[in-house]
RNA sequence: GCGGGUGUAGCUUAGCUUGGUUAUAGCGCUAGACUCAUAAUCUAGAGGUCGCGGAUUCAAAUCCCGCCACCCGCA
Numbered sequence: 001g002c003g004g005g006u007g008u009a010g011c012u013u014a015g016c017u018u019g020g021u022u023a024u025a026g027c028g029c030u031a032g033a034c035u036c037a038u039a040a041u042c043u044a045g046a047g048g049u050c051g052c053g054g055a056u057u058c059a060a061a062u063c064c065c066g067c068c069a070c071c072c073g074c075a
Stems, first nucleotide, its partner, number of pairs: 001074007010027003020058001029045005051067004
């Protein structure tokens, strides 16, 4: 340099092929219940520029273009 893949909450991850009401769950975190206390369990809550920028559209995590990071292969 060329080709392919991946990027969504602190971590892991569903949703993308078929655009559509408020983006999903587990772990973790915070508060409460329970307990002498802790853990476990239960309840509630906070936390997201969907890698970045642009385009298309009434509407984009999803489609298109460029760029960035990481992984694999080729040279």
Predicted 3D model of a 75-nucleotide RNA (transfer RNA) from an archaeon.
Rfam family: tRNA. Rfam classes the family as a transfer RNA.
The prediction has a mean pLDDT of 83.